[in-house]
RNA sequence: GGGCGAAUAGUUCAGCUUGGAUAGAAUACAGGUUUGCGGAAUCUGUGACCAGGGUUCAAAUCCCUGUUUGCCCG
Numbered sequence: 001g002g003g004c005g006a007a008u009a010g011u012u013c014a015g016c017u018u019g020g021a022u023a024g025a026a027u028a029c030a031g032g033u034u035u036g037c038g039g040a041a042u043c044u045g046u047g048a049c050c051a052g053g054g055u056u057c058a059a060a061u062c063c064c065u066g067u068u069u070g071c072c073c074g
Base pairs, nucleotide, nucleotide: 001073002072003071004070005069006068007067010027011026012025013024020057028046029045030044031043032042033041050066051065052064053063054062
C1' cells in the first nucleotide's frame, strides 16, 4: 500500500440480512426480602448504539467519510 471483518450498558453478547412499537439478555453495581452474620435464592433499580454527514415520514439497521481494532496479501 491492497483486501475482508469488528465497534451497542462497567464487562460479555443479541438485535442489522427484511428500517418502524419503550434497543433486550447475562453478568456487575445499589437497595429490599430472606439468614444468627455472610453466601446462595428472589424482587426492584442504575446504565449503552465509535464520530460526522447523507437518504427517508422514520436509521443501531441503508449509503459516504473518518477514528480505533483484528485477520490475510504484498
Molecule: transfer RNA
Organism: Candidatus Nanoarchaeia archaeon